[in-house]
């Protein structure tokens, strides 16, 4: 796009269409085929008449025509059924037309009907009358059919085949009926004449129908062999006709791989839907054919039938029934039931059209015309139109400003299709018959009929409809879907991997544009959405118009049949093939161009088309076919070549093993390291000699040879097959190749040898968590031979055979040539192999490329998503393993392929880091601090969790802190704003209670501003809005940190190369700490990093000199303490200094490196700050800020008291130790940082001490705090101590409301553990480690921590194999959440399909056999028979019939076989399944490629 749809939600009208796709299941009830009275006789009703009797209707019969048409349905069927063009010289055709003749004489019966008789019906029998366009005979017989014999013309297949002509002989025909009528005649009916109808016979036409024949359209071969009336023929017979159509008889045919049989499906076509178009799909309505009528089978009548509304058997069902027997067939229009997702009124009319009967009139038509139903499709129209901003109200949203619904409503003009109501009204109707007029024809005829024309009167189901007018009022008339992408069209709220969505891809785990809802958008709009089914797209079965190295696909290789292709020239032919005409291509459909309904859908009328097939006229290039010819393809022939080609048979040496025998002694042997194993019975190791197998080093080489598998020592002997070069022969003899045949590594099978090494099975020893494996010792089939089987491999170049044609370079192999030369050794040319490289071209890319994966032909084999499956079933081969063919339920959305960037490797290179390694010093092991874990609690608040948590957040919990617990309180709140009332309110002081918060009362005291009203603060009282949360979420968030990494990366424009994704630059060669610099270079540039700039710290200069300094001068209590100075130190401010600048060497004349001068400082001098792109959804919601949740007398707030300090136990991280480099005691030297007003605190004085008294000075370069290790003396003598200091007990000091839980210190007393620290483990490269002390922030008090500061001060680095960690280059991947990856296969488990499975069981079919209705044919007929015939007659004849039987047969039956379906205990593998077992088999060199 389309549907004969259907299903949700919704639903104004109208036209036009279409409507049981399922159960060809069963049907109640009416209706669908009758007509004629001008064929006939009778009967009845009415009417007329006095009757006879005439007239109209009506019933049944007999008798014509009709029912074979129209309607319905697809059950069947793979067929001459159907399309299509033929043929019919093999045929028939009622009724029509038309042409020719004719209708003549006679008989007999029968239904109706009447009487009788069976019977429930249904019906049927006897007997009697009668009639006919009913039935017989006779006659004629141009013509027609038969027989005879002839003459003539024709040609398909040459035939007594067909036609024509004339003749003799035979044989078959009829019927009236009505109207009209002048003579004649009449029995008054008539005759007779004359129109019409109707009847015979022949022709000839139309029309329809039967028959054949060429083509043409469905699947399966896992259906491959099928047939016996079968093929064919003679002869008979049937039939309208041809025929094995039937029979008898002959003869052995006939059909198949161009798919026969068989099994499934299926009505065929015209068209319809789709597509550009070939195609693909379908066969609804409308038309053409075919088939069928409850299911099988017959025949009857008839022009037609094997007959839907007929007969007969037979069956199944269903009804009636008196039980005896009868009736019945909606797949005909309504209808019903029932099946189904699903498909209509048991109207109306013959007015039109069209059919049957008929002279007519007319009767009959569920054919048909109409109405109803259904939005089931199509179309066409309305649900208003036009103005209208305060952008109402309401709703939704929101940064709260406003925006959106929104001119959308309101409200103002207007208009009235549809819908309603009233009023008016069509076409469709014309014929026909009558009637009236006019012509014609037949006719003796002014009668009759008939033929045409014109007038007249009538005829409508639909329907008072279609359309017109009139009223009234915007009045009554919009909805379905969807909004993450594709795909137009977003937001709030709800919910929380729930519910739920979904067409793919996905969405939902608390901020969901994706589920629900709402607003708002967006299509479509009386519909829209969903679901089925087809075509498109899809070049995704590829004719047009694809593939096949590596994605799915080259057969393992060959030889060949069939079949497809096929060189060069001439000629002939016209089969294909091109062109013209003709005949057909039915109509409708489409397309164009007109016309009709207002439009349009519909409909009408013309044209074009129908791409086909026929049959005829020509061409003659091309294929074909036929005849001549040719040589270049292809073979032959002569002379040569190279080779692991093949097949049999001989021979040989080296090694391995074993055996004999020497020498000889303890060890061999194996491994990553052992061990089993051999040996002291002599092994290994060596010499010697034997035995037997079995493979053939070196030459060996992208060398050779072969079809492919293979083929390797030397020689015989037999044998294929290339290549070269040359006569000369043949004369397209060629390619290719379904089926068939043949060959075919290894491994396996039979049978028989053989059996050295090697080595599945197997044992044993190690490894291992295990180790049925890698590793070692052994060691059986096999491995060898001979004959047979098998028949497959990554049988690979993953690349079929063949032919031509398309740059080149450049090995190598066999062969021929030339040139020169003494010689082809080097050189050039060619022809067959093999290799490499590369160009046009071709490929998704990798790659291929004269040995093509280019270009192009011919042939043959394969492919069409993964997986189930290299399976199952069948079948066909094998002994056997198994091989060959070779699917489907079912399950996935991927699986693959080449490239690309990462990452990652028990992959490779280069290079760096205190990574390692060379030193030092620690940690881990003791006591103790402090932290975390666990645990215990009422609570032990909370957070960090490898590195990168763990003396972290915490620069300092006894109360606060504090967030936790237990208990007492409050409840617009302890904070912040408004809002109403009140007046003060606060301070200060007391009562009572209470643990305190607080509850309750009391006393004192009066705030500013303003004239006043009032107002403001501030307080209490009260209302509701709101406060409040260290409640959640760091995975919603900002900010801030951490970390990789101070590691050298990270990236960008423009070129440029790739289909692309990327590359390139940014790799390379140097060099650096460095993507740092230099040289090359498709790449030039640039940007954040690096570097540098900044601060500090090391030297100098100037400046400046107080609170600092004090050389020099002076004075001095001797203190820079005073004058003084401004030199030094210092202080702080500006400056100078380093840049590879300078010289020598290497290096590429480069960057840069070694070195070496100057210099405080030398190659970034030292240190800090600086932290790229990004990476852990890293920390942190409890600093802080923040969206959303929760909460609100409580998860807020106030207070006590406890907790955060607990202790079985582990982990960090420090502190002091273990002693002589020390402890201990006397003396004595030397810092720099920083701090200090609720403070540093001097000097003095008291305590043994801590610490108290006490206060000078200081708001600071001015006062206060301030050293230790060092050195100088002394004592201890290696010990659990004169080391070490925990712990404990006593006494004491300070802080502070407050030291118990819970702080620090002194002081006496005590004096653990621990003697240097297992595995394993940190730090640190120079003023660094070590070590030694001081100072500061937190802080009332509390420091082993944490920050910072100065003293003393080293060792060591050969170097980069190794461990970590990082960069770059490179290489492999199946990894990309990126190795902490990804991934395999058994068991447990659930679900879902198949499969084989003793059997059971159905449905079809084939074969035998039994039985055998009806109905035809045949015989026969003793019984019966009117018609004709003899015959007075009676009877015979001739034809005929019942009855009997024969042939053949339907349903039924009985054996057996074949196909297909259902089930089936159990069993078999296979898929599927958020967190199951055990292994680690691939993927990286996957840890055994």
């Nucleotide at each position: 796009g389309a549907c004969u749809a259907a299903c949700g939600u919704u639903g104004g009208c109208g036209g036009c269409g279409u409507g049981c796709u399922u159960a060809a299941u069963a049907c109640a009830u009416g209706c669908a085929a009758g007509u004629c009275g001008u064929a006939c006789g009778a009967g009845g009703u009415g009417g007329g008449g006095c009757a006879a009797c005439c007239c109209a209707c009506c019933u049944a019969g007999u008798g014509g025509c009709g029912a074979a048409c129209g309607g319905g349905u697809g059950c069947g069927u793979a067929a001459c059924a159907c399309g299509u063009g033929a043929a019919u010289g093999a045929u028939c055709u009622a009724c029509c037309c038309u042409u020719a003749a004719g209708a003549c004489u006679g008989g007999g019966a029968u239904a109706a009907c009447u009487g009788g008789g069976c019977g429930a019906a249904a019906g049927u029998u006897c007997a009697g009358c009668u009639a006919a366009u009913a039935c017989c005979g006779g006659a004629u017989a141009u013509g027609a059919c038969c027989a005879c014999a002839g003459c003539c013309a024709g040609u398909a297949u040459c035939g007594c085949c067909u036609g024509g002509c004339a003749g003799u002989g035979g044989u078959a025909a009829a019927a009236g009926g009505u109207g009209g009528g002048g003579a004649c005649c009449u029995u008054c009916g008539g005759g007779c004449c004359u129109a019409c109808c109707a009847c015979u016979u022949a022709g000839g036409g139309a029309u329809g129908a039967g028959u054949u024949c060429g083509c043409g359209g469905c699947u399966g071969a896992u259906u491959a062999g099928c047939u016996u009336g079968u093929u064919g023929g003679u002869a008979g017979g049937g039939u309208a006709a041809c025929g094995g159509c039937c029979u008898a008889c002959c003869a052995a045919g006939g059909c198949g791989a161009c798919g026969a049989u068989c099994a499934g499906u299926a009505g065929c076509c015209g068209g319809c839907c789709u597509g550009a178009g070939a195609g693909g799909g379908u066969g609804a309505a409308c038309g053409g054919c075919c088939a069928c009528a409850c299911u099988g089978g017959a025949a009857c009548u008839g022009a037609g039938a094997u007959a839907c509304g007929g007969u007969c058997c037979a069956g199944a069902c269903u009804c009636c029934u008196a039980c005896g027997g009868g009736a019945g067939g909606c797949a005909g229009c309504a209808g019903u039931a029932g099946g189904g997702a699903a498909u209509c009124u048991u109207c109306c009319a013959c007015a039109a059209u069209g059919g049957a009967c008929g002279c007519a009139a007319g009767u009959c038509u569920g054919a048909u015309g109409g109405a109803g139903c259904a939005a089931c499709g199509c179309c066409g129209c309305g649900u208003g139109a036009g103005g209208g901003a305060u952008g109402a109200a309401g709703g939704u949203c929101u940064c709260c400003g406003g925006a959106u619904u929104g001119u959308a409503a309101a409200c103002c003009u207007c208009u009235u299709u549809g819908a309603u109501g009233g009023g008016g009204g069509a076409a469709g109707a014309a014929u026909g018959a009558c009637g009236u007029a006019a012509a014609g024809g037949u006719g003796a005829a002014u009668a009759a009929u008939c033929u045409u024309u014109a007038c007249g009167a009538g005829u409508g189901a639909c329907g008072g409809u279609a359309c017109c007018c009139c009223a009234a009022a915007a009045a009554c008339a919009a909805g379905u879907c969807a909004c993450g992408g594709c795909u137009a069209a977003c937001u709030u709220c709800g919910u929380g991997c729930c519910a739920g969505c979904a067409g793919c891809c996905g969405c939902g785990g608390u901020a969901a544009u994706a589920c629900g809802a709402a607003g708002g958008u967006g299509a479509c709009g009386a519909a829209c959405g969903u679901u089925g089914u087809c075509c498109g797209g899809a070049a995704u079965u590829a004719c047009u118009g694809g593939g096949c190295g590596u994605a799915a696909a080259g057969g393992g290789c060959g030889c060949g049949u069939a079949g497809g292709c096929g060189g060069u020239u001439g000629g002939a032919u016209a089969a294909g093939u091109c062109a013209g005409a003709u005949g057909u291509g039915a109509a409708a459909u489409c397309u164009c161009c007109a016309g009709g309904c207002u439009c349009a859908a519909c409909c009408u009328g013309g044209a074009a088309a129908u791409u086909g097939c026929a049959u005829u006229u020509g061409a003659a290039a091309c294929u074909g076919u036929c005849c001549a010819a040719c040589u270049u393809g292809a073979g032959u022939u002569c002379g040569g070549u190279a080779g692991a080609g093949g097949a049999g048979g001989g021979c040989g040496g080296a090694a391995u093993u074993c055996c004999u025998g020497g020498u000889g002694u303890a060890g061999c042997g194996g491994u990553g390291a052992a061990a089993u194993g051999c040996g002291u019975a002599g092994a290994u190791a060596u010499c010697a000699g034997g035995a037997g197998g079995a493979a053939c080093a070196c030459c060996c080489g992208u060398g050779g040879c072969g079809a492919a598998g293979g083929c390797g020592g030397c020689u015989c002997u037999c044998u294929g097959g290339u290549c070269c070069g040359a006569u000369a022969c043949u004369g397209a003899c060629g390619c290719u190749g379904a089926a068939g045949c043949g060959c075919g590594a290894a491994a396996g099978c039979g049978u028989g040898g053989g059996g050295a090494g090697c080595a599945a099975a197997c044992a044993g020893g190690a490894u291992u968590a295990g180790a049925u494996a890698c590793c070692c010792u052994g060691g059986u089939a096999g491995u060898c031979c001979a004959c047979g089987c098998u028949g497959u491999a990554a049988a690979c170049g993953a690349u079929g055979a063949g032919u031509a044609c398309u740059a080149g370079g450049u090995g190598u192999u066999g062969g021929a040539g030339g040139u020169a030369u003494u010689g082809a050794c080097c050189c050039c040319u060619u022809c067959a192999g093999u290799g490499c490289c590369g160009c046009a071209g071709c490929u998704a890319a990798c790659g291929c490329a004269u040995u093509a994966a280019g270009u192009a032909c011919u042939c043959c084999g394969c492919c069409u998503g993964g997986g189930a499956a290299c399976u199952a079933c069948g079948a066909c081969c094998g002994c056997a393993a198994g091989g060959u063919u070779g699917a489907a339920a079912c399950u996935c959305a991927a699986a693959g392929g080449a490239a690309u960037u990462g990452a990652c490797g028990g992959g490779g290179g280069c290079c760096c880091g205190c990574a390692c390694a060379a030193g030092c010093g620690g940690u881990g092991g003791a006591g103790c601090a402090u932290g975390u874990u666990g645990u215990u609690u009422a609570a032990u608040u909370c957070g960090a969790c490898g590195c990168a948590a763990c003396g972290c957040g915490a620069a300092g919990a006894a109360c606060c802190u504090u967030a936790c617990c237990u208990g007492g309180g409050u409840u617009u709140g302890a904070c912040a704003u408004c809002c109403c009332c009140u007046g003060a309110u606060g301070c200060c002081c007391g009562u009572a209670u209470g643990a305190a918060a607080g509850u309750a009362c009391g006393g004192u005291u009066u705030c500013c501003c303003g004239c006043a009203a009032g107002g403001g603060a501030c307080a209490g009282g009260g209302u509701g809005a709101c406060a409040g949360g260290u409640g959640c979420u760091g995975c919603a968030u900002g900010g801030c940190u951490g970390u990789c990494g101070u590691c050298a990366g990270c990236u960008c424009g423009u070129g440029u190369c790739g289909u692309g994704a990327g590359a390139u630059g940014u790799u390379g060669g140097g060099u650096u700490a460095a993507g740092u610099c230099c040289c090359g270079c498709a790449a030039c540039g640039a940007g954040c990093g690096c570097a540098a700039c900044c601060c500090u710290u090391a030297u100098c200069u100037c400046u400046a000199g107080u609170u600092g300094c004090c050389a020099u001068c002076a004075g001095u209590u001797a203190g820079g303490c005073u004058g003084g100075g401004a030199a030094c130190u210092c202080u702080a401010g500006a400056g100078a200094a380093a840049c590879u600048g300078c010289c020598c060497c290497g290096g590429a004349c480069a960057a840069c490196g070694g070195g070496g001068a100057g210099g405080a400082a030398g190659g970034u001098g030292g240190g800090g700050a600086u932290g790229a792109c990004g990476u852990c959804a890293a920390g942190u919601c409890c600093u802080c800020a923040u969206g959303g949740c929760c909460u609100u007398u409580a998860u807020a707030u106030c207070c006590a008291g406890g907790g955060c300090u607990a202790c079985a136990a582990a982990c960090g991280u420090g502190c002091u130790a273990c002693a002589a480099u020390g402890g201990c005691u006397g003396g004595u030297a030397c810092a720099g940082u920083g701090g200090g007003a609720u403070g540093c605190g001097a000097u003095a004085c008291u305590g043994u001490a801590a610490a108290g008294u006490g206060g000078a000075g200081c708001c600071a370069a001015u006062c206060c705090c301030c050293a230790a290790a060092g050195c100088c003396g002394g004592u201890c003598c290696c010990a659990g101590u004169u080391c070490g200091g925990a712990u404990u007990g006593a006494g004491g000091g300070c802080u502070g409301c407050a030291a118990u839980u819970c702080g620090c210190c002194c002081u006496c007393a005590u004096g653990a553990a621990g003697u240097u620290g297992g595995a394993a483990u940190c730090g640190c490269u120079a003023g660094u480690a070590a070590u030694c002390g001081u100072g500061g922030a937190u802080c009332a008090g509390c420091a082993c921590g944490c920050c910072a500061c100065g003293g003393u001060g080293a060792a060591u680095a050969c170097g980069u194999u190794c461990c970590c960690g990082g960069g770059c280059c490179u290489u492999g991947u199946a990894c990309a959440c990126a190795c902490c990856g990804c991934c395999c296969g058994u068991c447990a488990c659930g679900c879902c399909a198949c499969g084989a499975a003793a059997g059971c069981u159905u449905g079809u079919u084939g074969c035998a056999c039994c039985a055998g209705a009806a109905a035809a044919c045949g015989g026969u007929a003793c019984g019966c028979c009117a018609a004709c015939c003899c015959g007075c007659a009676a009877g015979g004849g001739a034809g005929g019939c019942a009855g009997c039987u024969g042939u053949c047969u339907a349903c039924g039956g009985u054996g057996u076989g074949g196909c297909a379906g259902g089930u089936g205990a159990u069993u078999g593998g296979g898929g599927c399944g958020a967190a199951g077992u055990c292994g680690u088999a691939a993927c990286a060199a996957g840890g055994u490629a």

Small-subunit ribosomal RNA from a metagenome, 1489 nucleotides, folded computationally.
The prediction has a mean pLDDT of 83.
Its Rfam family is "Bacterial small subunit ribosomal RNA". Its family is annotated with structural constituent of ribosome and ribosome in the Gene Ontology.
The RNAcentral record of the sequence draws on SILVA.